[in-house]
RNA sequence: GGGCCGGUAGCUCAACAGGCAGAGCAUCAGACUUUUAAUCUGGCGGUUGAGGGUUCGAUUCCCUCCCGGCUCA
Numbered sequence: 001g002g003g004c005c006g007g008u009a010g011c012u013c014a015a016c017a018g019g020c021a022g023a024g025c026a027u028c029a030g031a032c033u034u035u036u037a038a039u040c041u042g043g044c045g046g047u048u049g050a051g052g053g054u055u056c057g058a059u060u061c062c063c064u065c066c067c068g069g070c071u072c073a
Stems, first nucleotide, its partner, number of pairs: 001072007010025004019056001027043005049065005
């Protein structure tokens, strides 16, 4: 340098033939308990890597770039 895969909540990952961004864990509050843990209930948490394009509408399609992994030379 070429090819492929990935980048979404603090962490691990969903969501996609374009149509309200979600789950588990973590964290916070409450219930329960003599207390803790466990369990249950609820809350909080996102410029979907960056910039541009297409579209009424983009996490999703197109282009460029950045970061990580695999691979070819």

Predicted 3D model of a 73-nucleotide RNA (transfer RNA) from Halobacteriovorax sp. Its Rfam family is "tRNA". The family's RNA type in Rfam is transfer RNA. Its mean pLDDT, the model's own confidence on a scale to 100, is 81. The sequence was found in a public genome assembly. Lineage of the source: Bacteria > Bdellovibrionota > Bacteriovoracales > Halobacteriovoraceae > Halobacteriovorax.